[in-house]
RNA sequence: GAAGCAGGCCAUCUUAUCACUCAUGCCAUUUUGGUAUGGGAGGAAAGUCCGGACACCGUAGAGCAGCAUAGCGGGUAACACCCGCCCUUCUUUGAAGCGGACAAGUGCAACAGAAAGAAAGUACAGUUCGGCUGUAGUGAAAUCAGGUAAACUCUAUGUGGUGCAACGCCAAGUAAAUCUACAAUUAAGAGUAGCUCGUUCAAUGUAGAAGGGUAGGCGGCUAGAAUGUAAGAGUAAUUUUACAUCCAGAUAAAUGAUAAGACUAGACAGAAUCCGGCUUAUAGGCCUGCUUUUUUG
Numbered sequence: 001g002a003a004g005c006a007g008g009c010c011a012u013c014u015u016a017u018c019a020c021u022c023a024u025g026c027c028a029u030u031u032u033g034g035u036a037u038g039g040g041a042g043g044a045a046a047g048u049c050c051g052g053a054c055a056c057c058g059u060a061g062a063g064c065a066g067c068a069u070a071g072c073g074g075g076u077a078a079c080a081c082c083c084g085c086c087c088u089u090c091u092u093u094g095a096a097g098c099g100g101a102c103a104a105g106u107g108c109a110a111c112a113g114a115a116a117g118a119a120a121g122u123a124c125a126g127u128u129c130g131g132c133u134g135u136a137g138u139g140a141a142a143u144c145a146g147g148u149a150a151a152c153u154c155u156a157u158g159u160g161g162u163g164c165a166a167c168g169c170c171a172a173g174u175a176a177a178u179c180u181a182c183a184a185u186u187a188a189g190a191g192u193a194g195c196u197c198g199u200u201c202a203a204u205g206u207a208g209a210a211g212g213g214u215a216g217g218c219g220g221c222u223a224g225a226a227u228g229u230a231a232g233a234g235u236a237a238u239u240u241u242a243c244a245u246c247c248a249g250a251u252a253a254a255u256g257a258u259a260a261g262a263c264u265a266g267a268c269a270g271a272a273u274c275c276g277g278c279u280u281a282u283a284g285g286c287c288u289g290c291u292u293u294u295u296u297g
Stems, first nucleotide, its partner, number of pairs: 001293010012262007020040008042268001046279002049277005054163004061197004066159005071085005086099001087097004100154002105152002107148002122136005167219004178209005189201004226245008
């Protein structure tokens, strides 16, 4: 210097003008607005596949079923995620993971072969004359407690549901009206994801039908299981301490346009309650470590 493998980072940038949106301050103002300062899409925002925070499900749940996981240990709020060790496999400097149980039971294995199962029995040889023992042949597997469980299943462990279109508040408006059925405290019906039991509500009640009104505004809404730097502990995942920082909150949906330049390349691609993961898409650049190889000193 080249090639490969593993891990990590970036993901256009700078200046000027105009435009959009949020917060704070000031001015004006019925409403509207103006001005100053500061902020304004991602490593995956995608998939909606897991786990949670939070909210609600009436004071009470329990069991069954269903679903999920599956070597040993650690991490985390938690996980089906991550780390370490072992084991197995492969395309083997590395990568992957279907990792409990086959005497609890039921299944599956084409063709070939006499025969594919706790069964039946070809040919030859031995024989204690019992397919008792051995060899051959076919086959992936043949006289045996064989193989297979990302086959059904069993075992162990765990597990309520719905989801910001959750939920809460305010305003406005109509019809606390009509019909049907059942029931009236020994409860018809409804709630509690499914079923059963239990429990709660229901004191002119519950359910259904048809019809009428509204669908507007505010909150939830971003200070977080947050981010960065340093030191310590630890093989690592991660964690402790100290200091510092505040980085979107739209609501039919906000960051675009113009000009000049820089550069190594602009790919995949736009938040909608939030966070931790996994999976998928992706042009190109940079850094670290290891392996192989070439040249020079």
Predicted 3D model of a 297-nucleotide RNA (Bacterial RNase P class A) from Lacinutrix sp. It was read from a public genome assembly, where an Rfam model found it. The coordinates come from a structure-prediction model, not an experiment, and the mean pLDDT is 76.